[in-house]
Context: one part of a larger RNA
RNA sequence: AGACGGGGACCCACACAAGCGGUGGAGCAUCUGGUUUAAUUCGAUAAUAAGCGAGGAACCUUACCUGGACUUGACAUCCCAAAGAAUCUUUCAGAAAUGAGAGAGUGCCUUCUGGAACUUUGGUGACAGGUGCUGCAUGGUUGUCGUCAGCUCGUGCCUUGAGGUGUUCGGUUAAGUCCGUAAACGAGCGCAACCCACGUCAUGUGUUGUAUUUUUCACAUGAGACUGCCGGCUACAAGUCGGAGGAAGGUGUGGAUGACGUCAAAUCAGCAUGGCCCUUAUGUCCAGGGCUACACAGGUGCUACAAUGGCCAGUACAACGGGCAGCGAAACGGUAACGUGGAGCAAAUCCUUCAAAACUGGUCUAAGUUCGGAUAGAGGGCUGAAACUCGCCCUCUUGAAGCUGGAAUCGCUAGUAAACGUGCAUCAGCAAUGGCGCGUUGAAUAUGUUCCUGGGUCUUGUACU
Numbered sequence: 001a002g003a004c005g006g007g008g009a010c011c012c013a014c015a016c017a018a019g020c021g022g023u024g025g026a027g028c029a030u031c032u033g034g035u036u037u038a039a040u041u042c043g044a045u046a047a048u049a050a051g052c053g054a055g056g057a058a059c060c061u062u063a064c065c066u067g068g069a070c071u072u073g074a075c076a077u078c079c080c081a082a083a084g085a086a087u088c089u090u091u092c093a094g095a096a097a098u099g100a101g102a103g104a105g106u107g108c109c110u111u112c113u114g115g116a117a118c119u120u121u122g123g124u125g126a127c128a129g130g131u132g133c134u135g136c137a138u139g140g141u142u143g144u145c146g147u148c149a150g151c152u153c154g155u156g157c158c159u160u161g162a163g164g165u166g167u168u169c170g171g172u173u174a175a176g177u178c179c180g181u182a183a184a185c186g187a188g189c190g191c192a193a194c195c196c197a198c199g200u201c202a203u204g205u206g207u208u209g210u211a212u213u214u215u216u217c218a219c220a221u222g223a224g225a226c227u228g229c230c231g232g233c234u235a236c237a238a239g240u241c242g243g244a245g246g247a248a249g250g251u252g253u254g255g256a257u258g259a260c261g262u263c264a265a266a267u268c269a270g271c272a273u274g275g276c277c278c279u280u281a282u283g284u285c286c287a288g289g290g291c292u293a294c295a296c297a298g299g300u301g302c303u304a305c306a307a308u309g310g311c312c313a314g315u316a317c318a319a320c321g322g323g324c325a326g327c328g329a330a331a332c333g334g335u336a337a338c339g340u341g342g343a344g345c346a347a348a349u350c351c352u353u354c355a356a357a358a359c360u361g362g363u364c365u366a367a368g369u370u371c372g373g374a375u376a377g378a379g380g381g382c383u384g385a386a387a388c389u390c391g392c393c394c395u396c397u398u399g400a401a402g403c404u405g406g407a408a409u410c411g412c413u414a415g416u417a418a419a420c421g422u423g424c425a426u427c428a429g430c431a432a433u434g435g436c437g438c439g440u441u442g443a444a445u446a447u448g449u450u451c452c453u454g455g456g457u458c459u460u461g462u463a464c465u
Base pairs, nucleotide, nucleotide: 001465002464003462004461005460007459008458009457010456011455012454013453015449016448019412020411021410022409023408026303027302028301029300030299031298032297033296034294035293042053043052064289065288066287067286068285069284070283073127077126078125079123080122081121082120083119084118087104088103089102090101091100092099093098108115109114129278130277132276133275134274138272139271140267141266142265143263145261150189151188152187153186154185155184156165157164158163169180170179171178195255196254197253198252200223201222202221203220204219205218206217226249229243230242231241232240233239305405309364310363311362312361313360314359321352322351323350326345327344331340332339333338371402376397377396378395379394380393381392382391418441419440420439421438422437423436424435
């Protein structure tokens, strides 16, 4: 100088407390461990792995296994020889890869010999190739402490020196934020501000928006908030408390933004890359299988256990988005999934698009039920060469566990939690109950910091570095 303390002082945070809703019990979905397997590809493993990489495993993907094939190779550059334009169609064997054929086609330049693309075959090696190993050789990127308020430097001063001072102290702040003090004076990276969105107003422009106009709405530009004004407190400093006006008040709300560093943290399987290893195989092609197994254990979720409810009927109100190999209206068929159909729309125009909870009326009457929907049987629909392993959806029947969950444990402070639906990416289809957004309804509690957890500043002890 650090680190640590079941030392001290001060301070902060959904850290506790106060509340609301969950998880842990049930069924299912998904991920992981384990076990099994020919293979169940690989990685991630306290916080910081486990609905994570994967923003979509039937084939492909795919890296794994079994079997069948290839060896200058599926892909790149170079050399030699031969044939043929390229390209297209097609037969046989085969699971396909592949092998053996048949036919159509004859282009461009030209000195008429040939040449340039391109394809095939053979040869020669140089080479290709590797999701093989090493994240403890690396780049890049990322998680975490933590959006915590810290981390440093120049000069000066102090010290034999390591080093200290500055950065302490008194106030104050969300903040090393600011003020004052002080052997310090300044500065840098962080904080804040500058950026984006939302909330108010003005002006301008308005199509495809508004029946029409003032409006609403959309887009653009600008204004507005600065402790600016008033009062109390205070060192009459920083600031804090209250008030006025105001759409908004003291960081308006949310986002983006993550200092020096820590964990030899994660990733050689996104990519790049040193070294090592394989080279008739650890490379490449193909078919089928596997990644979907199942005594069990863990994580994250969904649906419930009901009457603040279930079912039936009626009726009302959104926003963000997406659309041409696309979205697909009306109408018709079907109980339905869906089919026929094809208007309109490269979209403020058309479609997706009747949102659902809510509200009104009826019914059920405390029951394993008109709760709950797992599981299973049958019949259909859709995508796709192809739904057996292994897709989704519909209808009828079936109707399991479950009566609010032990110890323990998680999230959340306001348009938040909770509830309700809705859109998108990926995508032929979909295992989405996931992820990322959007709006609708819309609470309770905190008048505190003793304790738990994490963190910051100063100080103290130490046999640790």
Small-subunit ribosomal RNA, 3' major domain from an uncultured marine bacterium, 465 nucleotides, folded computationally.